Record summary: Predicted 3D model of a 93-nucleotide RNA (Glycine riboswitch aptamer) from a soil metagenome.
RNA sequence: UCUCGCGGGAGAGGCCGAGUCGACCCGGAUGGGAAAGCUCGGCGCCGAAGGCGCAACCGCCCCGGAAACGCUCAGGCAAAAGGACCGCGCGGG
Numbered sequence: 001u002c003u004c005g006c007g008g009g010a011g012a013g014g015c016c017g018a019g020u021c022g023a024c025c026c027g028g029a030u031g032g033g034a035a036a037g038c039u040c041g042g043c044g045c046c047g048a049a050g051g052c053g054c055a056a057c058c059g060c061c062c063c064g065g066a067a068a069c070g071c072u073c074a075g076g077c078a079a080a081a082g083g084a085c086c087g088c089g090c091g092g093g
Base pairs, nucleotide, nucleotide: 001092002091004089005088006087007086008085013043015042016041017040018039019038020037024033025032026031044077045076046075050073051071052070053069057065058064
């Protein structure tokens, strides 16, 4: 330093609308209502996958470099999953 395994690991609406599906509920029946899920759209928000940027900093200067800084394209905003990064362990270089 890389792969793998284990442990830890933050932030921000379980928002609104439409469609779909329909657990289930009401009813003697025709029928009526309807949660979750999924898709699309809207507004708000977050920064720690990835991406982009560089005032100071490194660099004599130019070129260039880079963060936990900035942007928010991507991603995300219950849990789960994911998760920069940290620790331990096997193995490789």
The RNAcentral record of the sequence draws on MGnify.